[in-house]
Predicted 3D model of a 73-nucleotide RNA (transfer RNA) from a Planctomycetaceae bacterium. Its mean pLDDT, the model's own confidence on a scale to 100, is 82.
RNA sequence: GGGGUGAUAGCUCAAUUGGGAGAGCGCAGCGUUCGCAAUGCUGAGGUCGGGGGUUCGACUCCCCUUCGCUCCA
Numbered sequence: 001g002g003g004g005u006g007a008u009a010g011c012u013c014a015a016u017u018g019g020g021a022g023a024g025c026g027c028a029g030c031g032u033u034c035g036c037a038a039u040g041c042u043g044a045g046g047u048c049g050g051g052g053g054u055u056c057g058a059c060u061c062c063c064c065u066u067c068g069c070u071c072c073a
Base pairs, nucleotide, nucleotide: 001072002071003070004069005068006067007066010025011024012023013022019056027043028042029041030040031039049065050064051063052062053061
C1' cells in the first nucleotide's frame, strides 16, 4: 500500500425484504425477609465510531474517514 471483518446501553452482544432500537448481566426503586442473599415486578440509561449522500423514511444502501482484529505484498 491492497483485501476481508468488526465498532449498537456501564459490560458482553442481538437486530433480513429500508419503517417499533432490544436481550442478558450490572444500576435504581418497590414487593418478599427480623435483616442479608436469592427471587419477582417496575424503571432509568443510546449522537447505532465520525461526516456526507440516496430515499417519504437509514443501525441497514452508496461515498469518504477514524480505530481494533486478520490476510496478502
Background:
It matches the Rfam family "tRNA". Gene Ontology term of the family: triplet codon-amino acid adaptor activity. The RNAcentral record of the sequence draws on ENA.